[in-house]
Molecule: transfer RNA
Organism: Candidatus Shapirobacteria bacterium CG09_land_8_20_14_0_10_47_13
RNA sequence: GGCAGGGUAGCUCAAUGGCGGAGCGGUGUCUUCAUAAGGCAACGGCUGCGGGUUCGACUCCCGCCCCUGCUA
Numbered sequence: 001g002g003c004a005g006g007g008u009a010g011c012u013c014a015a016u017g018g019c020g021g022a023g024c025g026g027u028g029u030c031u032u033c034a035u036a037a038g039g040c041a042a043c044g045g046c047u048g049c050g051g052g053u054u055c056g057a058c059u060c061c062c063g064c065c066c067c068u069g070c071u072a
Stems, first nucleotide, its partner, number of pairs: 001071007010024004018055001027041004048064005
């Protein structure tokens, strides 16, 4: 340099072009004499960046950046 896969919450991952969610973790709270375990609640996201298509984009198209693998 070429090809393929990936980038979404603190972490691991979802999401037919039509409301961005789950588990774990953290916080508050209930329960307990107390802790652990368990229940409940809220918080936490400009979906890697910039454009394009569309009434509407995490999703489709183009360019760029980063990570992994293969190849020269």